[in-house]
Source information: A computed fold for a 99-nucleotide RNA from an Anaerolineae bacterium, annotated as SAM riboswitch aptamer (S box leader). The coordinates come from a structure-prediction model, not an experiment, and the mean pLDDT is 86. The organism belongs to Anaerolineae, within Bacteria. Its Rfam family is "SAM riboswitch aptamer (S box leader)". Rfam describes the family as follows. The SAM riboswitch is found upstream of a number of genes which code for proteins involved in methionine or cysteine biosynthesis in Gram-positive bacteria. Its family is annotated with regulation of gene expression in the Gene Ontology.

RNA sequence: CUCUUAUCCAGAGAGGCGGAGGGACCGGCCCUGCGAAGCCUCGACAACCUGACGAAAGUCAAGGUGCCAAUUCCGGCAGUUUUAUCUGGAAGAUGAGAG
Numbered sequence: 001c002u003c004u005u006a007u008c009c010a011g012a013g014a015g016g017c018g019g020a021g022g023g024a025c026c027g028g029c030c031c032u033g034c035g036a037a038g039c040c041u042c043g044a045c046a047a048c049c050u051g052a053c054g055a056a057a058g059u060c061a062a063g064g065u066g067c068c069a070a071u072u073c074c075g076g077c078a079g080u081u082u083u084a085u086c087u088g089g090a091a092g093a094u095g096a097g098a099g
Stems, first nucleotide, its partner, number of pairs: 001099008013042005021031003025076004043068001045066001048064002050061004072091001077088003
């Protein structure tokens, strides 16, 4: 990087360095010098893989990931009419597996 598959309306931030961007892309709308991104430390959340127990359902733990503004922030393509807190898809993100 590609493929398969599951999930994505829940949940959870402080400090230090840094110094202007960030929310994938496009449009919108937001966040941000009352300090963006990034890095570090500590913490939290969650429970995909993992471990223990169990006949199973599941419970517990938290080693590997992940994650800690807004539903994946909303829309993008198609359908329906219930016209919007709609359904499906695409794209994206993350896990597990494969190449």